This is a predicted structure of a 72-nucleotide RNA (transfer RNA) from Neopestalotiopsis sp. 37M. The same sequence occurs in records of 2 taxa. Model confidence (mean pLDDT): 81 of 100. The source organism's lineage runs through Eukaryota, Fungi, Xylariomycetidae, Amphisphaeriales and Neopestalotiopsis. Its Rfam family is "tRNA". Clan: tRNA clan. About the family: Transfer RNA (tRNA) molecules are approximately 80 nucleotides in length.

[in-house]
Parts: sequence; C1' cells; structure tokens
RNA sequence: GCGCUUAUAGUGUAGCGGUUAUCAUUCUUGCCUUCCAAGCAUGAGACUCGGGUUCGACUCCCGAUGGGCGCA
Repeated sequence: GCGCUUAUAGUGUAGCGGUUAUCAUUCUUGCCUUCCAAGCAUGAGACUCGGGUUCGACUCCCGAUGGGCGCA
C1' cells in the first nucleotide's frame, strides 16, 4: 500500500428495515436481616463519527477513525 472483518450502557453480550434496543454484571432506592452478605422488588445507564437509500436505519450502501486478521 491492497483486501477481509469488527465497533451497542462502566464491562461482557443479543438484536428478520417498524413496539419502550435484549440479557448478565454494575450503580440508586426500598423490602428482608440485629448488622453484613445472599435473595426479592424498583429505577438509572448504550447504538464510534459524517453522508446516502427508504415512509421508516443499530440493521442496507459509501466514506472517515479505532481494533483484529491476511497478502505484498
């Protein structure tokens, strides 16, 4: 330099173009307990960036940036 692949809560992860973006963990508040832990309930927290297609994009397309792999 070229090609492939990947980017989603603090962390890990799911997501046939259409519902309030899933689950676990984390954190808040409450219950339970003499207290803590465990358990239960409740709430908070995310789509890398810029364009395009579409009535509608996390999802499809193009580009940028970062990570991984391969070729030279």